[in-house]
RNA sequence: GUUCAAUAAAGGCAAACCGCUCGAAAGGGUGGGACGCAAAGCUACUGGCCUAAGUCCAAACUUGUAAGGAUAAGGUAGCAGGGCUGCCGGG
Numbered sequence: 001g002u003u004c005a006a007u008a009a010a011g012g013c014a015a016a017c018c019g020c021u022c023g024a025a026a027g028g029g030u031g032g033g034a035c036g037c038a039a040a041g042c043u044a045c046u047g048g049c050c051u052a053a054g055u056c057c058a059a060a061c062u063u064g065u066a067a068g069g070a071u072a073a074g075g076u077a078g079c080a081g082g083g084c085u086g087c088c089g090g091g
Base pairs, nucleotide, nucleotide: 002091003090004089012037013036017032018031019030020029021028022027035078041084042083043082045081046080047079048076049075050074054071055070056069057068060065061064
């Protein structure tokens, strides 16, 4: 330099759930907690998935309210793919 993620060691991250907190929600932050993870480090670029405040449509009726529907400009990197970076160890 390149490649691999079997095993061991040093260490790392932390699902569900609970407290506090931000948010309309999905979800995020933080503390506890460990299901798991060899990129479970970073990045919403592509596809997927979640949510629907606002916007648009609108049944109905009490005519200005509104069931319901559509929609991401909101999320998810622990759903994949792509991009960037990287510790220990083996070849």